[in-house]
RNA sequence: CGCGGAUUAGAGCAGUGGUUAGCUCGCUACUUUGACUUGGUAGAGGUCGCUGGUUCGAAUCCAGCAUCCGCAA
Numbered sequence: 001c002g003c004g005g006a007u008u009a010g011a012g013c014a015g016u017g018g019u020u021a022g023c024u025c026g027c028u029a030c031u032u033u034g035a036c037u038u039g040g041u042a043g044a045g046g047u048c049g050c051u052g053g054u055u056c057g058a059a060u061c062c063a064g065c066a067u068c069c070g071c072a073a
Base pairs, nucleotide, nucleotide: 002071003070004069005068006067007066010025011024012023013022018056027043028042029041030040031039049065050064051063052062053061
């Protein structure tokens, strides 16, 4: 240099064009207990990596860039 994959909440991940962006763990509060754990209820936490394009509408499609991983040379 060429090709491919990944980037979504603190961590791990789903979400193949339309309704409100969700799951598990974690965190906070309340509840349960003599207390802790477990369990239950509620809540906080997201510019969907960045910029642009297509579209009535983009996390999703397209292009470029960034970071990481792999393949070939």

The RNA shown here (transfer RNA) has 73 nucleotides and comes from Parabacteroides sp. KHUB-01. Rfam family: tRNA. Rfam links the family to the GO term triplet codon-amino acid adaptor activity. The family's RNA type in Rfam is transfer RNA. NCBI's taxonomy places the organism under Bacteria, Bacteroidia, Bacteroidales, Tannerellaceae, Parabacteroides. Model confidence (mean pLDDT): 82 of 100. The sequence is in RNAcentral, with records from ENA.